[in-house]
Order: sequence, then structure tokens, then C1' cells
RNA sequence: UUUCCGAAAGGGUAAACCUCGGGUAACCGGGGGACACAAAGCCACAGAUCCUGUUUGGGCAGGAUGGCUGGGCUACCGAA
Repeated sequence: UUUCCGAAAGGGUAAACCUCGGGUAACCGGGGGACACAAAGCCACAGAUCCUGUUUGGGCAGGAUGGCUGGGCUACCGAA
């Protein structure tokens, strides 16, 4: 120095819920709020789930979710 790992320190993010706004909806953004998180930073590639349309059905098309799983990229600190 790097990787693994995750004690400490400095910090960071922000679930549910409330409120305002956007959207047919899932859901997203601002403010409040703290469940929790060592990548809960970013990415919709694969799967999964959710929404809309369509279909007799099977499915198909579009959208959403990264705080569902896997994967990819980047990153603060430095004890055992």
C1' cells in the first nucleotide's frame, strides 16, 4: 500500500407514520420523523414482487421497487 474483516472515532443515510406536491397506479420528490443500515452510495443486467394495459387462458407489452435476492461500479476509518 492492497485485500479480507468490522472494534473505536468522526460522521452519513432514513423505515413506518404525518404533511405538501407529482403520477391512472405501483411508487417518486420536499418537510417533519426514526425502524434500522458498514455500502440502506450508484446501476433495472438476471430473478422475484408490485402496478397499468391486453388476453378465454397461457402469456405479452410498458412501468415501479437497489431498504427483496444475486451481480456490476465506486467509497470514509483502521483495532483484533

Annotation: A computed fold for an 80-nucleotide RNA from a Nitrospirota bacterium, annotated as c-di-GMP-I riboswitch aptamer. Taxonomically the source falls in Nitrospirota (Bacteria, Pseudomonadati). The prediction has a mean pLDDT of 89.